The RNA shown here (transfer RNA) has 78 nucleotides and comes from an Actinomycetota bacterium. NCBI's taxonomy places the organism under Bacteria, Bacillati, Actinomycetota. Model confidence (mean pLDDT): 82 of 100. RNAcentral holds the sequence, with entries from ENA. Rfam family: tRNA. It is annotated as a transfer RNA. Its family is annotated with triplet codon-amino acid adaptor activity in the Gene Ontology.
Order: sequence, then C1' cells, then structure tokens
RNA sequence: GGGCCUAUAGCUCAGCCUGGUUAGAGCGCAUCCCUGAUAAGGAUGAGGUCGCUAGUUCAAAUCUAGCUAGGCCCACAA
Repeated sequence: GGGCCUAUAGCUCAGCCUGGUUAGAGCGCAUCCCUGAUAAGGAUGAGGUCGCUAGUUCAAAUCUAGCUAGGCCCACAA
C1' cells in the first nucleotide's frame, strides 16, 4: 500500500442476505412470592438513540459512502 471480517442491553449473542407491527434471547441486576434463613424455584420490572457521521427512501439495526476501534490475509521493506 491492497483486500476481508467484526462492532446491537452490564456480559455472550440472534436479527442484516430479502428495508416495514413497539428491537429480541440467555445470563446478570432490582422488587415481590416461597423458606426458620439461604440456595434453587416462581412472578413482575428496569436497562438500547443497533460503533460514529452523512446519503438513498414514505420508512434504515438492515442499503450506499466516509470515518473510528479490534482482528485476519496479501504485498513491500528489513
């Protein structure tokens, strides 16, 4: 220098290809039930401007461009 992959809740991830109902799951967290008290179990709830900025569109987590961070490969040099 060239190319590819990843970024979504506190953590691990799905959803993206094929744009469209209120953005989801497990674990964790809070409250309550249960218990003599814990653990386990049950119920309810909180928590996200989908990495950032712009564009396309009636409508973007999803499509396009640029950027940031992490990872991999190739080339060059040594």